[in-house]
RNA sequence: GGUGCAGACCCGCCGAAUCGCGCAAUGCGAGCCGGGGACCCACCGUACGUCUGGGGUGAAUCCGCGGGCUGCUGGCCAGCGGUAGGGCGACCUACGCGCCCGAAUCCGUCAGCUAACCCGGUAGGCGGCAGCGUAAGGAGAU
Numbered sequence: 001g002g003u004g005c006a007g008a009c010c011c012g013c014c015g016a017a018u019c020g021c022g023c024a025a026u027g028c029g030a031g032c033c034g035g036g037g038a039c040c041c042a043c044c045g046u047a048c049g050u051c052u053g054g055g056g057u058g059a060a061u062c063c064g065c066g067g068g069c070u071g072c073u074g075g076c077c078a079g080c081g082g083u084a085g086g087g088c089g090a091c092c093u094a095c096g097c098g099c100c101c102g103a104a105u106c107c108g109u110c111a112g113c114u115a116a117c118c119c120g121g122u123a124g125g126c127g128g129c130a131g132c133g134u135a136a137g138g139a140g141a142u
Stems, first nucleotide, its partner, number of pairs: 010128005018030004031122006041112001053110001054107004062082004067077004085101005091138002093135004
């Protein structure tokens, strides 16, 4: 001097998940977020057949392909391609271009919307000199 790993401060990203008070909590408050819950509105009609609940948070829905297992009209597991939708590119916004995500989980047979009212959450995970270009505007620093 270079590379890798780890930690702290700081900066930044997803997310509602931040801030203040308190020695402290099975804490409190503010902000932000979610759920339940009237009138009105919506749903609520008939016949046949098949199947089997329904609902919430979240961007995370839907379609096709073909593989393995099996107790085989079905179910389970893993994957590929796309997609509704969502995020990032370091002042903000718009456009362009590019890179990604497109999960998981909760309630427990029950919930449309919904004023008053009631109940809850305020976690977790990651990155760090970088991928930007154009345009209008504003802000900031010196």

The RNA shown here (c-di-AMP riboswitch aptamer (ydaO/yuaA leader)) has 142 nucleotides and comes from Planosporangium thailandense.
It matches the Rfam family "c-di-AMP riboswitch aptamer (ydaO/yuaA leader)". Rfam describes the family as follows. This family represents a conserved RNA structure found upstream of the ydaO and yuaA genes in Bacillus subtilis and related genes in other bacteria.
The coordinates come from a structure-prediction model, not an experiment, and the mean pLDDT is 78.
The sequence was found by an Rfam model in a public genome assembly.
The organism belongs to Planosporangium, within Bacteria.